[in-house]
């Protein structure tokens, strides 16, 4: 969360159950006892009697079985029912109930009297029946009501039902391989049963199941169906229907047509319960309900009105079967919540780019409809059957008022997948199927709006089927992904060449019978529709019978020779055993020569050695192994197999086509064979060499590397049975193009012979075509395309471990899981990165050289520390004289203080004042606070523009934070040669080719070649400075020529030739010429010229990488401050200082240093300015003052050099720090904290470890000069000229790069990945002394009930009878059988279990380490 219809509703404790009802019925069978009575008769109660409780209804615990499903049998019975027959006569004894006495709490009873019957018993009969020795025997019955029938009896037949055998189906384990004594068959006219049978006994045999799965131990009802699937399958077996167990557990019979009997007895058990303690009573897995269990399943309802069942003769009773009605959206259908119209697209809400959008024609609002709901009225079918007779039900269903009224949730909204913002939260809180989301801009979480989607339901969970070809029959695989047995032999199993013939088991086919109903299909029909029901019908296929077929399998006969063997003659070979010889080599033993090392290794050391080694010569001695020949060369089933000779022996191949006559392929279980290591005995022992020993090497070295050396290696016997036993590729046979090479063999040509060549069969290799294959690759020696057979796989990891069992002297091998964990692990290729991999090349990368750093004093910048504060940022190269092209205040972001809020700035309102000025009071200023002085400009005169004050909110305003939201711009690799695209080709594909290759080049520049043609951003040229020269122009530049002036100057006139200026052209292009290369591209080396192969320099910086810098130039999204994180100010800080570092500056001096004199620049600047000249001062400087907005004047006399004098190797005439004094300048102000200058003062330092930076030419080094910034401050920074080297053999090495290739287990890409032990925490798990239950076996005690079988001391109505008594029974006792129970003694299965074994996971540690040649 409305409504109705039509279906399910304890899946769990087959766990206990309180109460009710769920099986009774006949008086037409009978008797007695009450009750009415119209006296006809009626009801009723309790018992005898029948029939009935074996159906109906539950439930699945057991059962792995002839349960159950199909299909068939034969030796059976069958109440009630139908059919046809026959009969139904005569008798008898007894009992309950009832009286009567008694027992007992009860529950039920005893005893005694008397009674009925369609209870009970005997006789007669017997068409049919049953037995028989075939003479004979032997067996029934019931009445009851009244004129019509309902029973009874025998016996047939049917029908029904129901019992019995039989084929084949019908879960899983072999870590369950044997199993079985009523076991298997037989005999017994035996017993026994309705019937067949070892179903039971007795004897006999010794059988019978079992790998085609016996037996054991787990589960489980079984089917029709059902749910899914294209189907094959799978999974299941609710409801409905068959069946078949069951009935508190476990035994048993009894009645009976039927039971071994849910609601009947007996007995045991275990639980309730009731008692008067002595005994009793009970079994919801019938409907209801109830407690329990669980995630979880209804009312102790009506009602026999329909069906249907029991009794009845019939009314009718009974029935919790069933027919309904309640309960809970639990599930399928239906059907409703309103239809139409309505823009100002309302308010409200969310979002916004502020324009506006969405919510939304939704709402309001008008108009209209009443299915629903409610009320009133009528009002069924379902009734068969002439009356009657409806639980449901005043229901359905009609009318009729009423009035939009009474009815809308869930769930999602990154992708998988329809459907998106916005807050908020900050790896939390959470989300999550699966990939993942969440660490400050979450479409992924939580809420809002909105949108998608289903709807009275929505979603989530469980579970079952698809997808899933991921157990592959349909439909999968084994080279490297999981997977081929180390080979080989070989039983049973499978499969099996050609003709011909037989039958007809497999196959096809046609008829029949079955396959239950429902249920699924189709066609229809009925409820208003559908869900639901009804009615008709079919197919596939199973099984069974019967009739045909005769290719193919198979079966029988019968041949054949091509599949296998045999034979005959031939060959090659490390195939096997086993004898025997051989020689090198090594080592030891002796003896000779002969001296001081030898050995060893990267280098060394242990070790031998003057007691004479090593060297080296000569003679002995053991042992093992056999060099060369040797070869992707031979053999062999692998495994193996190598000096030589000989003996025995397997195999292959070739040539022949004589013989056999399918004898064959494979092959689980078995068998043999079978490296090296190991193990047992006995030998042998050279040399090598695990272990250990020593010496080294490391950080450490239980190794690599080095002396030694002991098992073993070596032979004989016997186990071991495994290897990356690899071609990671099971055997076998048939087909499919070929080149080449190589071994054995045969034929042809040839040839005197050998070669060459050609064909062939057989083995070994390669390269490849179709095929195939994820690729790699295979490819006639298939991994290609067929056919048999076997093995083996099924995600990783735990694990080839644990338990079990076999085998073995042991080692250990063979078979082999589970929990538990993880989302991968794994192939093969592809691009990249990276290698202590390779090649090619490049670069002030190294070398060659030159000068510095690093040492010393100082200046600057950073770390650190310090501090109220030392504002911030930049931190390998790519921070660190960096932002900062200049901190005393200012700046100034920082600290103290004392003060301020609409604000220092913008815009917009309202009040006053012009603005402004000057004076003055307090203060460290800010600021507060007073006095004057001042009245402008436009103008419709209302006012207005600016500006000042005050007030009020809207906003201002942060150098607050994210640089990891951002933009903009910058470093950087790197001015490295390189990134890529279009089309087209290859590739399944990622991609690949172009871009690779041969050359060249500074260059991915060219050039050739090429399934690649061609583009594009890069190089390079176009721009700029500079060098040569020419043209044009000639002030303020410049003076050759002419004139004038001066002590002297282009200082005037006058000119523009030169210089130079700033426009504009020319030249340089491998053009030429010789070599060389490939007839090229270039390259080299000449010539000409200013200049030569890019001429020198400079701007220009591809895709991209660094989450690289900057939020503090700026600009910018969120976040955050808002009397404060803003704004103003005085004063301090940014300048501190044991120390570290990273850039520079001056230096250590003689190439120098001081004096002295004295040539030559070039950029650029200049008006708040640059400042000649005069003067004053030792000097910084000061006091006048011309020119100059500048090719005109000024700074401005460039320094180094180069002349002359001095100083003589010293802590100095080097060095110039620190420090005194005394000025100077700028500026409010130099104290914290500017520069300068005179005199004094005179520190370290004598060229710098380890390490390390910068330069290839007008460069390094060296010398000055100018600039920006700026009141004043440069050793920094940027440019300017002046002097002007040395060296490059080269590319092997460090660094960086570039382009190929090659490994890879990296992909955040090597600063990458990753392994194990120890430590710690948590899971689950094997052993374990052992303890506790469950189940099962075997042996044995007990042995209840009960049924057979015996027995006779008990008792007994029918019947017989000679009356004694027997027949028969009843209850006893005895036996056999046997549940429960109890004892030993085992087998399996679980749980627990100190302690321990290894595993899994987990954050970070400890130690070593695999992947690149991983060093």
């Nucleotide at each position: 969360g409305g409504c109705g219809g039509c279906a399910g509703g304890c899946c769990u404790a087959a766990c206990a159950c309180g109460u009710g009802c769920a099986a009774g019925u006949c008086g037409a069978g009978c008797g007695c006892g009450c009750c009415c009575u119209u006296c006809g008769g009626g009801g009723u109660g309790a018992g005898c009697g029948g029939c009935g409780g074996a159906c109906g209804g539950g439930u699945u615990a057991g059962u792995a079985a002839c349960g159950c499903g199909u299909g068939g049998g034969a030796a059976u019975a069958u109440g009630c029912c139908c059919g046809a027959c026959a009969c139904u006569a005569a008798g008898g004894a007894a009992u309950a109930g009832c009286c009567u006495c008694u027992g007992g709490a009860a529950a039920c009873g005893g005893a005694g009297a008397g009674u009925a019957a369609u209870a009970c018993c005997u006789u007669a009969u017997a068409c049919g029946c049953c037995c028989u020795u075939c003479g004979g025997g032997g067996g029934a019955a019931a009445g009851a009501u009244u004129u019509a029938u309902c029973g009874g009896u025998g016996a047939c037949g049917g029908a029904u039902u129901a019992g019995c055998c039989c084929g084949c189906g019908u879960u899983a384990g072999a870590u369950u391989a044997g199993c079985u004594a009523g076991u298997u068959g037989g005999u017994g006219u035996a017993g026994g049963u309705a019937a067949u049978g070892g179903c039971u006994c007795a004897c006999c045999a010794a059988g019978g199941c079992a790998u085609c799965g016996a037996u054991c131990a787990g589960u489980a009802g079984c089917u029709g169906g059902u749910c899914u699937g294209a189907g094959a399958g799978g999974a299941u077996g609710a409801u409905c229907a068959g069946c078949c167990a069951c009935a508190c557990u476990g035994g048993g019979a009894c009645u009976g047509a039927g039971a071994c009997a849910c609601g009947g007895c007996c007995c045991a058990g275990a639980c309730u319960c009731c008692u008067a303690c002595g005994g009793g009573a009970g079994g919801c897995a019938g409907c209801a309900g109830u407690g329990g269990g669980g995630a979880a399943u209804u009312u102790u309802c009506c009602g026999c009105a329909a069906u249907g069942g029991g009794c009845g003769a019939a009314a009718g009773c009974c029935u919790g079967a069933c027919g309904g009605a309640g309960c809970a959206a639990c599930g399928c259908c239906g059907c409703g919540u309103g239809a139409g119209g309505g823009a100002u697209g309302a308010a409200g809400g969310c979002c916004u780019c502020u324009g506006g959008g969405c919510u939304g024609u939704a709402a309001a609002c008008c108009u209209c409809u009443u299915u629903u709901a409610u009320c009133a009225a009528g009002g069924a079918a379902g009734a068969a059957g002439a009356u009657c007779u409806g639980a449901c039900g005043g229901u359905a269903c009609u009318u009729g008022a009423u009035g939009a009224a009474u009815a809308a949730g869930c769930c999602a909204c990154g992708g998988c997948u329809a459907a998106u913002u916005c807050c908020g939260u900050g790896c939390c809180a959470g989300c999550a199927g699966c990939c993942g989301c969440g660490g400050u801009a979450a479409u992924a979480c939580g809420g809002g709006a909105g949108u998608g989607g289903c709807a009275a339901g929505c979603g989530u969970u469980a579970u079952c089927c698809g997808g899933a070809a991921u157990u592959a029959u349909u439909g999968g695989g084994c080279g490297u992904a999981a997977a081929g047995c180390g080979u080989c032999c070989g039983c049973a199993g499978g499969c099996g060449g050609c003709c011909c013939u037989u039958c007809a088991a497999g196959u096809c086919u046609g008829c029949u019978g079955u396959u239950a109903a429902a249920a699924a299909g189709u066609g229809g029909a009925g409820c208003u529709u559908a869900a639901c029901u009804c009615c008709a019908u079919c197919a596939u296929g199973g099984c069974a019978g019967u009739g045909g077929a005769a290719a193919c399998u198979g079966u029988u006969g019968g041949g054949c020779u091509u599949g296998a063997g045999u034979g005959u003659g031939g060959u090659a070979g490390g195939g096997g055993c086993a004898g025997a010889g051989g020689g090198a080599a090594u080592u030891c033993c002796c003896g000779g020569u002969g001296u001081a090392g030898c050995g060893g290794u990267g280098a060394a050391a242990u070790g031998c050695g003057u007691a004479g080694a090593u060297a080296u010569c000569g003679g002995g001695a053991a042992g093992a192994a056999c060099a060369c020949c040797a070869g992707u060369g031979g053999c062999g089933a692998a495994g193996g197999c190598g000096c030589u000779c000989u003996g025995c022996u397997g195999g292959g191949c070739c040539a022949u086509c004589a013989c056999u006559g399918a004898c064959g392929c494979u092959c689980a279980u078995g068998g043999a064979c079978g490296a090296a290591a190991g193990c047992c005995a006995g030998g042998g022992g050279a040399g090598c060499g695990a272990a250990a020993g020593g010496g080294a090497u490391u950080a450490g070295a239980u190794a690599c590397c080095c002396c030694u050396g002991u098992a073993g290696u070596c032979c004989u016997g016997g186990c071991c049975g495994u290897a990356a036993a690899c071609g990671a590729u099971g055997a076998a046979c048939a087909c499919u193009a070929g080149g080449u090479g190589u071994c054995g063999g045969g034929g042809g040509a040839a040839u005197c012979g050998a070669c060459c060549c050609c064909c062939u069969c057989g083995g070994u290799g390669u390269c490849g075509u179709a095929g195939c294959c994820a690729a790699c690759g295979c490819g006639u020696u298939a991994a290609g395309u067929g056919u048999u057979c076997c093995g083996c796989c099924u995600g990783g990891g735990g694990a080839g471990u644990a338990c079990g069992c076999a085998c073995g002297c042991a080692a250990g091998u063979g078979u082999g899981a589970a929990a538990c964990u993880c989302a991968a692990a794994g192939g093969a290729a592809u691009u990249g990165a990276c290698g202590g991999g390779g090649g090619c090349c490049c670069g002030c990368a190294c070398a060659a050289g030159c000068g510095g750093u690093g040492g010393a004093g100082u200046a600057u910048g950073u770390g650190g520390u310090u501090u109220a504060a030392u504002u911030c940022g930049a931190u390998g190269c790519a921070a660190c004289g960096c932002g900062a092209a200049g901190a005393a205040c200012c700046u100034u972001a920082c600290c103290a203080g004392g003060g301020u809020u609409u604000g220092a700035c913008a815009u917009c309102c309202u009040g006053c004042g012009a603005a402004u000025c000057u004076c003055u009071u307090g203060g460290a200023a800010a600021c507060a606070g007073g006095a004057g002085a001042g009245u402008g400009c436009c103008u419709u005169c209302g006012g207005g523009a600016a500006c000042g004050c005050a007030g009020u909110g809207a906003c201002a305003g942060g150098u607050g934070g994210u640089g990891c939201a951002u933009g903009g711009c910058u470093g950087u690799c790197g001015u490295c040669a390189g990134c890529u695209c279009g089309u087209g080709u290859c590739g399944u594909g990622a991609g690949a080719u172009g871009u690779u290759g041969g050359g060249u080049u500074a260059a991915g520049u060219c050039c050739c070649g090429c399934a690649a043609c061609g583009a594009g951003c890069g190089c390079a040229a176009c721009c700029c400075c500079u060098g040569u020269c020419c043209c044009u122009a000639g002030u303020u530049g410049c003076c050759c020529c002419c004139g004038g002036g001066u002590c002297a100057u282009g200082c005037c006139g006058g000119g523009c030739a030169c210089u130079c200026u700033a426009g504009g052209g020319a030249a340089a292009c491998u053009g030429c010429c010789g070599g060389u290369g490939a007839c090229a591209a270039g390259c080299c080396g000449g010539a000409g010229g200013a200049a030569g192969g890019c001429g020198g320099g400079g701007a220009u910086g591809a895709c991209g990488u660094c989450a690289a810098g900057u939020c503090c130039u700026c600009a910018u999204g969120g976040c955050c401050c808002u009397u404060a994180u803003g704004g103003g100010c005085u004063g301090g800080g940014c300048u501190a200082c044991a120390c570290a570092c990273g850039u520079g500056c001056u230096a250590c001096a003689a190439u120098g240093g001081c004096g002295g004199u004295g040539a030559c620049a070039a950029u650029g600047g200049g008006c708040a300015g640059c400042g000649a000249c005069c003067u004053c001062g030792c000097g910084a400087g000061g006091g006048g003052a011309a020119g100059c907005a500048a090719a005109u004047c000024c700074g401005u006399g460039a320094a180094a050099a180069g002349c002359c004098g001095u100083c003589u190797c010293a802590g100095u005439u080097c060095g110039g720090a620190u420090u005194g004094u005394a000025c100077u300048c700028u500026g409010c102000a130099a104290c914290u904290c500017g520069a300068g200058u005179g005199c004094a003062u005179g520190a370290a330092g004598u060229c710098g470890g380890a390490a390390u930076c910068g330069c290839u030419a007008g460069u390094a080094a060296u010398c000055g000069u100018g600039g920006a910034u700026c009141a004043g401050c440069a050793u920094g920074c940027c440019a300017c000229g002046g002097u002007g080297a040395a060296u490059a053999c080269g590319u092997u090495c460090c660094c960086g790069g570039g382009c190929c290739u090659u490994g890879u287990a990296c992909a955040c890409a090597c600063c990458g990945c990753c392994c194990g032990u120890c430590a710690c925490a948590c899971c689950a798990u094997g052993g374990g002394a052992g303890u506790u239950g469950g189940u099962u076996u075997c042996a044995c005690c007990c042995g209840a009930a009960g049924c057979c079988g015996g027995u006779g001391c008990g008792c007994u109505a029918a019947c017989c009878u000679u009356a004694g008594g027997g027949a028969a029974g009843c209850a006893g006792c005895c036996g056999a059988c046997c549940a429960c129970g109890g004892u030993g003694a085992g087998g399996u299965c679980a749980g627990c279990g100190a302690c321990u074994g290894g595993g899994g996971u987990g954050a970070a540690g400890u130690c070593g380490u695999a992947c690149a040649a991983g060093g």
The RNA shown here (small-subunit ribosomal RNA) has 1415 nucleotides and comes from an uncultured bacterium.
Model confidence (mean pLDDT): 85 of 100.
It matches the Rfam family "Bacterial small subunit ribosomal RNA".